[in-house]
Context: one part of a larger RNA
RNA sequence: GGUACACAGAGGAUGCCUAGGUAUCUCGUGCCGAUGAAGGACGCGUUAUACUGCGAAAAGCUUCGAUGAGGUGUAUAAGACCGCAAGAGUCGGAGGUGUCCGAAUGGGGAAACCCGGCGCGGUUCAAGCCGCGUCAUGGUUGGGGUAAGAGCCAGCCAGGGGAACCGCUCGAACUGAAACAUCUAAGUAGAGCGAGGAGAAGAGAAGAUUCUGCGAGUAGUGGCGAGCGAAAGCGGAGCAGCCCAAACCAUAGAUUACGGUUUAUGGGGUUGCAGGACUCAUAUAAGGUAUGGAAGCCGAAGUUGAACGAUCUGGGAAGGUCGGCCGAAGAGGGUGAGAGUCCCGUAGACGCAGGCGGAAGUAUUGAUGAGGAUCCUGAGUAGCACGAUACACGCUAACAUUGUGCGAAUCUGGGGGGUCCACCCUCCAAGGCUAAAUACGCGAGAUGACCGAUAGCGGAGCAGUACCGUGAGGGAAAGGUGAAAAGAACCCCGGCGAGGGGAGUGAAAGAGAAUCUGAAACUGUGUACUUACAACCGGUCGGAGGGGUAGAGAUACCCUGACGGCGUGCCUUUAGGAGAAUGAGCCAGCGAGUUAAUGUGUGUGGCGAGCUUAAGACAUAGUCAGUCGUAGGCGCAGGGAAACCGAGUCUGAAGAGGGCGCUAUAGUGGCACAUAUUAGACACGAAACCAUGCGAGCUAACCAUGGCCAGGGCGAAGUUACGGUAACGCGUAAUGGAGGUCCGCACCCACCGAUGUUACAAAAUCGGGGGAUGAGUUGUGGUUAGAGGUGAAAUGCCAAACGAGCUUGGAGAUAGCUUGUUCUCCCCGAAAUAGCUUUAGGGCUAGCGUUGCGCGAUGGGUGCCGGAGGUAGAGCACUGUAUGGGCUAGGGGGCGUCAAGCUUACUGAACCCAAACAAACUCCGAAUGCUGGUAUGCCGAGCGCGGCAGUUGGACUGCUUGAGAUGAGUUAAGCAGUCGAGAGGGAAAGAACCCGGACCCUCGUCUAAGGUCCCGGAAUGUAUGCUAAGUGUAAAACGAGGUGAGUGUGUUGAGACAGCUAGCAGGUUGGCUUAGAAGCAGCCAUCCUUUAAAGAGUGCGUAACAGCUCCCUAGUCAAACGCAAUUGCGCGGAUAAUGUAACGGGUCUUAAGCAUAUUACCGAAGGCAGGGAUAACGACAAGUUAUGGUAGGGGAGCGUUCUACGAGCGGAGAAGGUGUACUGCGAGGUGCAUUGGAGGUUGUAGGAGUGCGAAUGCUGGCAUGAGUAGCGAGAAAUAAGUGAGAACCUUAUUCGCCGGAAGUCUAAGGUUUCCGACGGAAGGUCAGUCCGCGUCGGGUUAGUCGGGCCUAAGCCGAGGCUGGGAAGCGUAGGCGAUGGACAACGGGUUAAUAUUCCCGUACCGGUAUGUGGAGGGGUUGUGGAGAGCUUGUGGUGUAGUCAGCCUCUGAGUGGAUUGAGGUUGCAAGCGGGUAGCGCCCGUGAAGCCGUGCCGCAAGGCAGGAAGUGACGAGAGCCAUGGGACGAGAAAGUCUGCAGCCCCGUAGAAGCGUGCCGCCCGUACCGCAAACCGACACAGGUAGACGAGUAGAGAAUACGAAGGCGAAC
Repeated sequence: GGUACACAGAGGAUGCCUAGGUAUCUCGUGCCGAUGAAGGACGCGUUAUACUGCGAAAAGCUUCGAUGAGGUGUAUAAGACCGCAAGAGUCGGAGGUGUCCGAAUGGGGAAACCCGGCGCGGUUCAAGCCGCGUCAUGGUUGGGGUAAGAGCCAGCCAGGGGAACCGCUCGAACUGAAACAUCUAAGUAGAGCGAGGAGAAGAGAAGAUUCUGCGAGUAGUGGCGAGCGAAAGCGGAGCAGCCCAAACCAUAGAUUACGGUUUAUGGGGUUGCAGGACUCAUAUAAGGUAUGGAAGCCGAAGUUGAACGAUCUGGGAAGGUCGGCCGAAGAGGGUGAGAGUCCCGUAGACGCAGGCGGAAGUAUUGAUGAGGAUCCUGAGUAGCACGAUACACGCUAACAUUGUGCGAAUCUGGGGGGUCCACCCUCCAAGGCUAAAUACGCGAGAUGACCGAUAGCGGAGCAGUACCGUGAGGGAAAGGUGAAAAGAACCCCGGCGAGGGGAGUGAAAGAGAAUCUGAAACUGUGUACUUACAACCGGUCGGAGGGGUAGAGAUACCCUGACGGCGUGCCUUUAGGAGAAUGAGCCAGCGAGUUAAUGUGUGUGGCGAGCUUAAGACAUAGUCAGUCGUAGGCGCAGGGAAACCGAGUCUGAAGAGGGCGCUAUAGUGGCACAUAUUAGACACGAAACCAUGCGAGCUAACCAUGGCCAGGGCGAAGUUACGGUAACGCGUAAUGGAGGUCCGCACCCACCGAUGUUACAAAAUCGGGGGAUGAGUUGUGGUUAGAGGUGAAAUGCCAAACGAGCUUGGAGAUAGCUUGUUCUCCCCGAAAUAGCUUUAGGGCUAGCGUUGCGCGAUGGGUGCCGGAGGUAGAGCACUGUAUGGGCUAGGGGGCGUCAAGCUUACUGAACCCAAACAAACUCCGAAUGCUGGUAUGCCGAGCGCGGCAGUUGGACUGCUUGAGAUGAGUUAAGCAGUCGAGAGGGAAAGAACCCGGACCCUCGUCUAAGGUCCCGGAAUGUAUGCUAAGUGUAAAACGAGGUGAGUGUGUUGAGACAGCUAGCAGGUUGGCUUAGAAGCAGCCAUCCUUUAAAGAGUGCGUAACAGCUCCCUAGUCAAACGCAAUUGCGCGGAUAAUGUAACGGGUCUUAAGCAUAUUACCGAAGGCAGGGAUAACGACAAGUUAUGGUAGGGGAGCGUUCUACGAGCGGAGAAGGUGUACUGCGAGGUGCAUUGGAGGUUGUAGGAGUGCGAAUGCUGGCAUGAGUAGCGAGAAAUAAGUGAGAACCUUAUUCGCCGGAAGUCUAAGGUUUCCGACGGAAGGUCAGUCCGCGUCGGGUUAGUCGGGCCUAAGCCGAGGCUGGGAAGCGUAGGCGAUGGACAACGGGUUAAUAUUCCCGUACCGGUAUGUGGAGGGGUUGUGGAGAGCUUGUGGUGUAGUCAGCCUCUGAGUGGAUUGAGGUUGCAAGCGGGUAGCGCCCGUGAAGCCGUGCCGCAAGGCAGGAAGUGACGAGAGCCAUGGGACGAGAAAGUCUGCAGCCCCGUAGAAGCGUGCCGCCCGUACCGCAAACCGACACAGGUAGACGAGUAGAGAAUACGAAGGCGAAC
């Protein structure tokens, strides 16, 4: 380390529970607001916070009603208080109060704040302050007014909010059409306006409107595609009708051209068989409307409301047992476990206001007939043309609406009936109102085969919270002690901790607050066995040893497991995965074919030539069941384009023929299952498109207003002086100080390198670099917005991702693509092909599968008998190709008088002979295959009609072919096989090769392929050969006296072959050629002779000869020797990368190699045998046969949760958890023990959010890496103190760091971090006694500082203009600082504030009063200041430096050098100086500082020195010049002048004295640990001061004051 067991920890699953949610139904109800809403801010308590409630009358006040003995809401106690019947508290009705914001409304504004006017009141001498009321805008009516208005006065109305529902205006896109444009999505989403409890529609120019079931997916419409889709009519719900305009009359008015016209009010009148006015006649009815409100019913808080005991168990009784009772109440909940009878309730009965209900009464309205002369009956309308929209209707298009242009009629009139015309029928437009049935919400109640804490609303808990984001917006986690807190007194350890141990409570503390149960991952402790020569999906089969339990023992069982055999996870995707192809760290929980409508099919039961209801109604406790409801649907009859006819009909001239039908009838509605279509449709997943909004605190550009740029160079123009010129020009020197000038800090930028890369940092650091008076840089405020802006232009930037921002919505867009898709068993079982396809990784149909029904031998194999055919082969007759020969027409050449003709080394069609080739040749022509018939003691299929599929990526091997290179593990076709979807045996190992098809079991048996020396089961078998190469145990051309076998042909005893000895001659140097050529450069010839034999020469050789040799011959030797082709087995050829590594290894040689023959044996999941399971077949008997399987089809089951009915279990212990035994083929089931402490099960049916290992799944928990990386620039050390504890805290002493900062002040931003005490869980990168941490307490003081005054950019904007709307622009006017204006200084004081408090000395405004004795103010106009940049000069004398002076120190004393320190001094006012000033002098004026003494210290007391001079930077102030150009805010205010007006001798200004002076900010950090960067982050952050030495300097170095030592 492993396995097992036991006991723990961690964690929070499971079970049980429910406080919350959710759906439906019923009933009720539905707007709020200027009388100030919705929604908020801030307050109110004996109270600190939050919620709830309320509003300065503040967890409440008054009154009426009800209840009532206890209360002061919750977390939440304690104290204190109220009340106890003289009524606290609580509940209901009605009132009162109701701060501030918000439409917000007096003006403004950064919501909850600031600033006013007028009137009245309080206080005050007055001012000031306080209280109450009132003051917005628009519309409209009236008044008044006017030439007409406007302004004005009085009244009324509006404004804003609201989830869904409703109407109107504007109006997408994704998507679908497998692309896309008409079309679709869809008039949807969204935006805008408006209304209300509903809204809309609605009483006919075709018989109200609305909603609903049908009609009907019909008629239609439609790139006639995708799709869209009525109406009439019928059944229901609910029902309701009316009023004006006009004619005419009356009254009043206006006007008049006197003809009339016209206005207002009242009457009249309201329609189509036309009506009305008008004239005449009759009538006041019915009915309607308004008012009224009787009986009765309902009804707030609330009231009443029956009936039980004993005993047993137990902590507890409601459980068990025994015996009662009530019931108009046995719904439900609670009570220490299951309660009709204990409690709350329940049935039933009562109850204010009010509601429903509507009687009587009253008022008002309301009618009819005749006549037919006259009058009236809705005009830019109807209609027409063009264009468009809406109608289901996309047009040739009626009807409706209308943009443009035309433009009627008047009852003898007009519209419609789907172009249009005629006839007929019907209605009366161009004015208006109208309940119910309908939609949606809210409240209460009820109910649920709805959820039960990862579920159910996002939200069961203080959730739209915490948190994230600039913002729009996004958006969590988190339930349970117990019956009762009885919440652990007391003791012990520990730091007066945390935590624990006892004790005690309790039924239980292993219920202890991190609390029910308490699983798994994960982490431990103990015990048994095992492990250091052994590799490998870690198991399985066998198994030694050891330990344990039971037993007397035999033995059985449990744990461990040395050693051996076999054995490369799961999923997905694939032809093929151990794959080094995908996915998963592990565990737990969650996580994917559903629902609706409509079809089709199967099953089932109902009725049946019929079947069936829908909406709705009735009834009911009820949404169930039930009863109605027959509108409608399907079927019962077809044929035809239709009219139409009909068991027929159509075609046709037809009684023909033919087509389709009848003859032969089963349907229909329900339920279940399967499947399709339409819907998101199995789940998750885009990039995108569109709409409304939110963003310029980042960044880009611009606008307004401010700030900043050490120091040092160069030295333009101009000027001056001198020279020079007729005069200029010009020259020299000086002066001068220009410049997108130079060097270089701050500042800005980002060129190079390194570091960094889980960083210091989501862009930095270090070292260099570029610009640095300019097109510079920077602060504050503002403008421009996505179909866009901005852009010195990079596709840059627009809040850390920009070729089109972000947010929310359309939306579950779409995804022919990828992934994932959850329990079991049984039966069958594919495909990777064809055709078509903007098709090729997708589809449709066919093929192949399955299943149901039907037919029934129709099927397959083989034999026999037939048939068609044109392949293999063959052939050359055809078509072509092609070789040799012959012959030959023709052609070419030659001869020829270039005539005839002859001839020819040439060529040569055709023909002949010989011999060939062919996928697109055939005079021929198989095998196999196909097909018909027949036979068959073989097999058992086949076909038809329906339901449901999957498959259309295939792979290799053998054979026949094409392509290719007669390459490929290549590609294409065919035939067959296997894999795919197939395990087993063999081939070492291997998808596709060989053998063989796995239902389960057997330590049975026989075989196949292949094997039998060992690994390794079986022969060291038999017989005969071969091989010598370890060939076997890789390979070719080619090579070789390897060796075996046979064949053919030679030589050989008349002596072969090989060796040895010897000869190899003469003509002749053959001829020619040649310089030479003599056998041997070359050409020609190649004879003869001698011989045993010897070439006019086989090779070497020479200049040529020579020389050597061969052929040939003889001798010797002695018996076999050659040659050729064939064949078996071997040899060479033979070279690769980690390591033998080319038999699987050891090894093997008459074999363990190779060949042949032969006998045994081994060998598989094959055959057989025995046992068992299931299925099929079988008179359902014996039995026989079958049972590999991916996609897929079919069948049968298990389990989870809930429901109904029945049964029964449970505190004597349910569910759940843990362990174990038994059982079923399996999913699973049952028992026992233990934990647990209250629910649970079973049978039969029914309903589903019903089964997880994978989706880079989601949430939580826990591992691994790992005690590893890291601990974020920079220095600490020591001592003492405190403390449980000290590297870190405090104090002290040394040391170190910064010092244009790492010091000081201040704006923004933050918002209590400030100061003190106490504390140490968490935060602090360690620790901690400490802190920017926790708790408690304290702290910010203003007439003068900043804001409240003024205006800039810009913004808002009465009227106004524009626009579908929302809204946009803009005048007057207002708001708006970054600018303008504007009165206080010094010292002291606190733990923490100070120009704010205190002391001293001032000033500004107002007011009262005194003095004073004549001016003061407003407004208008016009000037100035307000108000540019840059660069000089001079003055002043600040900081500073130096000197002087003083004090202290000065080692026993005195003194000196040295050292340390001090040497200061405001505003206003007055006086003086000055060119002038903020400068100088005096005053103001005391204080500071050191010294001494006392005290532990904090601190207290005493006394008091010097207080001058010189130099002197500046950007400051004053004065005064130069330069350049693009010519350098506005207003209040101040001021000059002028006009007008007002106040003032009843007293102006000025001066003195007294009094008054409001609101907000003020702490602290502020280059940073407090701001922006997720952090106590090496980054970023505007402005002011900025000593000294060296130095040009704000560079750099050191360092004063001051601050730090940076948290391992």

Annotation: Predicted 3D model of a 1608-nucleotide part of an RNA (large-subunit ribosomal RNA, half A) from a Chloroflexota bacterium. Rfam family: Bacterial large subunit ribosomal RNA. Its mean pLDDT, the model's own confidence on a scale to 100, is 82. The sequence was found in a public genome assembly.